[in-house]
Molecule: transfer RNA
Organism: Clostridia bacterium
RNA sequence: GCUGAUAUAGCUCAGUAGGUAGAGCGCAUCCUUGGUAAGGAUGAGGUCCCCGGUUCAAAUCCGGGUAUCAGCU
Numbered sequence: 001g002c003u004g005a006u007a008u009a010g011c012u013c014a015g016u017a018g019g020u021a022g023a024g025c026g027c028a029u030c031c032u033u034g035g036u037a038a039g040g041a042u043g044a045g046g047u048c049c050c051c052g053g054u055u056c057a058a059a060u061c062c063g064g065g066u067a068u069c070a071g072c073u
Stems, first nucleotide, its partner, number of pairs: 001072007010025004019056001027043005049065005
């Protein structure tokens, strides 16, 4: 230098023929117990890496960047 993959909640990850953003773990409150653990209920938490384009509507499609990983030279 070229190519490809990945980027979504604190962490690990789903979500693509465009149409309200989700799960598990973790966290908070409560219930249960003599007290823990386990279990149950409720809740908080995300400008979906950045900029722009297409569209009535973009995490999703298109273009350009950034970061990480891998391959090639």